[in-house]
Context: one part of a larger RNA
RNA sequence: CUGGGUGUAAAGGGCGUGUAGGCGGAUGAACAAGUCUGAUGUGAAAUCUUGCGGCUUAACUGCAAGCUGUCAUUAGAAACUGUAUAUCUUGAGUGUCAGAGGGGAAAGUGGAAUUCCUAGUGGAGCGGUAAAAUGCGUAGAUAUUAGGAGGAAUACCAGUGGCGAAGGCGACUUUCUGGACUUAUACUGACACUGAGGAACGAAAGCGUGGGGAGCAAACAGGAUUAGAUACCCUGGUAGUCCACGCCGUAAACGAUGAGUGCUAGGUGUCGGGGGUAUCGACUCCCUCUGUGCCGAAGCAAACGCGAUAAGUAAUCCACCUGGGGAGUACGGCCGCAAGGCUAAAACUC
Numbered sequence: 001c002u003g004g005g006u007g008u009a010a011a012g013g014g015c016g017u018g019u020a021g022g023c024g025g026a027u028g029a030a031c032a033a034g035u036c037u038g039a040u041g042u043g044a045a046a047u048c049u050u051g052c053g054g055c056u057u058a059a060c061u062g063c064a065a066g067c068u069g070u071c072a073u074u075a076g077a078a079a080c081u082g083u084a085u086a087u088c089u090u091g092a093g094u095g096u097c098a099g100a101g102g103g104g105a106a107a108g109u110g111g112a113a114u115u116c117c118u119a120g121u122g123g124a125g126c127g128g129u130a131a132a133a134u135g136c137g138u139a140g141a142u143a144u145u146a147g148g149a150g151g152a153a154u155a156c157c158a159g160u161g162g163c164g165a166a167g168g169c170g171a172c173u174u175u176c177u178g179g180a181c182u183u184a185u186a187c188u189g190a191c192a193c194u195g196a197g198g199a200a201c202g203a204a205a206g207c208g209u210g211g212g213g214a215g216c217a218a219a220c221a222g223g224a225u226u227a228g229a230u231a232c233c234c235u236g237g238u239a240g241u242c243c244a245c246g247c248c249g250u251a252a253a254c255g256a257u258g259a260g261u262g263c264u265a266g267g268u269g270u271c272g273g274g275g276g277u278a279u280c281g282a283c284u285c286c287c288u289c290u291g292u293g294c295c296g297a298a299g300c301a302a303a304c305g306c307g308a309u310a311a312g313u314a315a316u317c318c319a320c321c322u323g324g325g326g327a328g329u330a331c332g333g334c335c336g337c338a339a340g341g342c343u344a345a346a347a348c349u350c
Stems, first nucleotide, its partner, number of pairs: 004321003007304002012318001014201001017198001021194002025088004030083002033081002035077007048066005054060001091191001092188005102177001106174004110154001115149007125136002162169002206247006215241002220236004258317002261314003266295005272289005299306002323350003332343004
C1' cells in the first nucleotide's frame, strides 16, 4: 500500500467543544480546473514483449515492430466533481407559547439517627461472637429521662422513574443559570456533518496550604482463629472521608457497542408533551412526537445473541487492531510538587 476487522476472540478515544482537513440538500443558466475524446510532438540506448534470422541448441547476438505511461501544445464534450452566479425549503438555525428537570454559588431552615458533655433515676453488669477474649463498668457503666454541643448524611416518597456530553446528580426555601421536548406559525436560506492537533470538563484514591472532624475507617495496636494467619471475625484507632483554593487526569471512565444521517414487519409496558372521541366531570379509548424498557419478522452473527435505542441495510468523517510472552515495560521527549501520567520500542523466547 492492498485487503479484513473493532459487544464477548487483538481492536471505539472517558466525554463534549471546536481549528486545519475530509465530506456535503433541490433547481436553472455559465465556465472548463478535475474528468472524457481526437490530433501533433515527446517518450535516448540497453532491458521487456512479439516476429524474423544466425551459431547443432541454449544462454547470447543482430534486424523490425510494439510497449505500460508521462509531459507539452491544440481541437472538442459538459453528465459528474469543482468554480463563480441566480433562486428554493425539506437539512440546520432563530423568535413567540406551554410543561418538567439538572448543575453551580451564596444565605437560611427542618426532622430522624449516631457520638460526646451536664444533670436526674438506678445499682451490676455491658459489649461482642460460631464460641470467646481483648475492651468498657462500683471513680456508678449499659438502660432510661431532660437539657446542651458538633459534624456528616438526607428514611418514607423511590419507580428497568427523571435530568445531564460523560464523570455524575436525591430534604426544604431564595437567587443565578445551561440544555432537551411538544404544538402552531413567522423568519434566515445549506449557514450542515465529522473532526488530526489545541484548549475545556472529568468518579474514587492521592498531593499542597488553611480549616473541620460526629460516624465510618487504609496504616497501626490488641484479642481470637490457625500448623502458621503479616488475613477473613472481634475491640480500639490515625491519615482519609467533609469545606475553601490549587494540583493530579486515571477506572470493568461499560451498553466492554465512536458521532451524525437515510431506509427496513409487528406486539407490549412506561416518563413527558400535543390532538381527537366520549362524558356533567374524571377514569377510559384512539392517533401522534421525544425519551426509556421488554419480546420478536426479515436480516446479521463463530455462537451467545442483536433486532427502528441494530450487532440489519447504505453512504460520510474520526479513533483503533494485526500471534503469545518480553511490555503498556526500557530509553528519549512532554507534563506533574510528588505519586505518577501520556507517547512508546527492541533483543530474546514459545